[in-house]
Context: one part of a larger RNA
Molecule: large-subunit ribosomal RNA, domain IV
Organism: Anaerolinea sp.
RNA sequence: CCCUCGUUAAGGAACUAGGCAACAUGACCCCGUAACUUCGGGAGAAGGGGUGCCUUCUAGCGUUCGGGUAACCAAAGCGCUGGAGGGUCGCAGUGAAAUGGCUCUGGCGACUGUUUAACAAAAACACAGGUCUCUGCUAAGCCGUAAGGCGAUGUAUAGGGGCUGACGCGUGCCCAGUGCCGGAAGGUUAAGGGGAGAGGUUAGCGCAAGCGAAGCCUUGAACCGAAGCCCCGGUGAACGGCGGCCGUAACUAUAACGGUCCUAAGGUAGCGAAAUUCCUUGUCGGGUAAGUUCCGACCCGCACGAACGGCGUAACAACUAGAGCGGUGUCUCAACGAGGGACUCG
Numbered sequence: 001c002c003c004u005c006g007u008u009a010a011g012g013a014a015c016u017a018g019g020c021a022a023c024a025u026g027a028c029c030c031c032g033u034a035a036c037u038u039c040g041g042g043a044g045a046a047g048g049g050g051u052g053c054c055u056u057c058u059a060g061c062g063u064u065c066g067g068g069u070a071a072c073c074a075a076a077g078c079g080c081u082g083g084a085g086g087g088u089c090g091c092a093g094u095g096a097a098a099u100g101g102c103u104c105u106g107g108c109g110a111c112u113g114u115u116u117a118a119c120a121a122a123a124a125c126a127c128a129g130g131u132c133u134c135u136g137c138u139a140a141g142c143c144g145u146a147a148g149g150c151g152a153u154g155u156a157u158a159g160g161g162g163c164u165g166a167c168g169c170g171u172g173c174c175c176a177g178u179g180c181c182g183g184a185a186g187g188u189u190a191a192g193g194g195g196a197g198a199g200g201u202u203a204g205c206g207c208a209a210g211c212g213a214a215g216c217c218u219u220g221a222a223c224c225g226a227a228g229c230c231c232c233g234g235u236g237a238a239c240g241g242c243g244g245c246c247g248u249a250a251c252u253a254u255a256a257c258g259g260u261c262c263u264a265a266g267g268u269a270g271c272g273a274a275a276u277u278c279c280u281u282g283u284c285g286g287g288u289a290a291g292u293u294c295c296g297a298c299c300c301g302c303a304c305g306a307a308c309g310g311c312g313u314a315a316c317a318a319c320u321a322g323a324g325c326g327g328u329g330u331c332u333c334a335a336c337g338a339g340g341g342a343c344u345c346g
Base pairs, nucleotide, nucleotide: 001341002340003339004338005337006336007335008334010332011331014330027051028050029049030048031047036041038166052088053087054086055085056084057083058082059081060080061079062078063077066073067072089093101325102324103323104322105321106320107319109316113125114124129164130163131162132161133160134159135158141150142149143148167312168311169310172242173241174240177239178238179235180234181233182232183231186230187229188228192224193223197219198218199217200216201215204211205210243261244260245259246258247257270304271301282298283297284296285295286294
């Protein structure tokens, strides 16, 4: 010096990113216990007091000598469980061990659960609940080349898929684009049907150039052809989106108001420097002697916003932020001690 422990004057978080670690609390009985609340909780809230041994008195229960026809009553002793008084010892009586520290205010997620086997346990996943959508049964969906199987020996109060995520209050506007759904018309449109016409060949005709039936072969226009697309509608708890400039009130400032451009429509309620705020340590208030964090407000929202959910919310948490009480070697600032190493000798 290292590891694991023990003790420590005065102070008591001044340590530190942060009370990390350690200290502290601790059992049982009694008293007592707030806001808030979904009336269950919160709660072991918090905060107090008691606890050994000896002795006296006393209560209840069990057992039974005895009494009683029986039910039952029930002395003494013993056993068990208490209550009250007196005394007594120590610094200390749950005398060792084991055995919650507590409180206040925010954020997030309702909750119990689940997860990165071996750096992440969380605010992530799941969840009950909500909603949309598909599916009428040989269901939809899924596995398989198929047979076949799951779904389900179920049947729309069922099953599959998507999103959201207890509960409470609410969930606004836009269907122009994309998607989905509906639409006996119209446009476009494949194979196929259809066969006008054209070409090749040659019996024949012609002096020749050439014309050229039938057949065979090649090609092929109109016309008839579905879904789809175009078109017409609907649909947002479908993918998504939810403006700009200028002026205006009898101080100033601001603009309820007006004008104008654009749009499918221009962000409603609620919340807001927020797990979201760049400027920013915004400004004001609170807490501190002093506070880039924290809490309450303001609103100028760079760039919140309503099931990619909005705002609240009791309870819950090895979650996260701030504050306090208690107690502490975390620290001021280190010291001593124990065991094991390191080190020296062997």